[in-house]
Model confidence (mean pLDDT): 76 of 100. A computed fold for a 101-nucleotide RNA, annotated as THF (Tetrahydrofolate) riboswitch aptamer.
RNA sequence: CACAGAGUAGAAAACCAAGCGUGAAGUGUCAGGCAGACGGGGAGUUGUUGCCUGAACGAAAAGGGUAGUGCCUUGCGGUUUGGUUUUCGCAUCCCGCUGAA
Numbered sequence: 001c002a003c004a005g006a007g008u009a010g011a012a013a014a015c016c017a018a019g020c021g022u023g024a025a026g027u028g029u030c031a032g033g034c035a036g037a038c039g040g041g042g043a044g045u046u047g048u049u050g051c052c053u054g055a056a057c058g059a060a061a062a063g064g065g066u067a068g069u070g071c072c073u074u075g076c077g078g079u080u081u082g083g084u085u086u087u088c089g090c091a092u093c094c095c096g097c098u099g100a101a
Base pairs, nucleotide, nucleotide: 003099004098005097010088011087012086013085014084015083016082017081018080019079020077021076022075029055030054031053032052033051034050035049036048040095041094042093043092061074062073063072064071
């Protein structure tokens, strides 16, 4: 000098538990703005995450109970959070680490 490899944050799916909504919030889509994170170190996007604003779209209730009210049960929601398992996993660049030549 060249080659090979390891490791993060995190992401997805399944299952379990506890919630929220079912008086429609949430989720998902599009546009704009702001901010964050991105292997051990540095840089870092047109990628990614979160928040805000705007726009379009959009739903599953049933039974029981009560003086009345999702109050209870079973469901439903591309619902939230946590746990477990599995899979994927530095956009990219430089340096470092390990291996062998």
Its Rfam family is "THF (Tetrahydrofolate) riboswitch aptamer". A reference for the family is Ames et al. (2010), "A eubacterial riboswitch class that senses the coenzyme tetrahydrofolate", Chem Biol. Rfam describes the family as follows. Tetrahydrofolate (THF) riboswitch was first reported for Ames et al. as an RNA motif in 5' untranslated (5'-UTR)regions of folate transport and biosynthesis genes in Firmicutes genomes. It was read from a public genome assembly, where an Rfam model found it.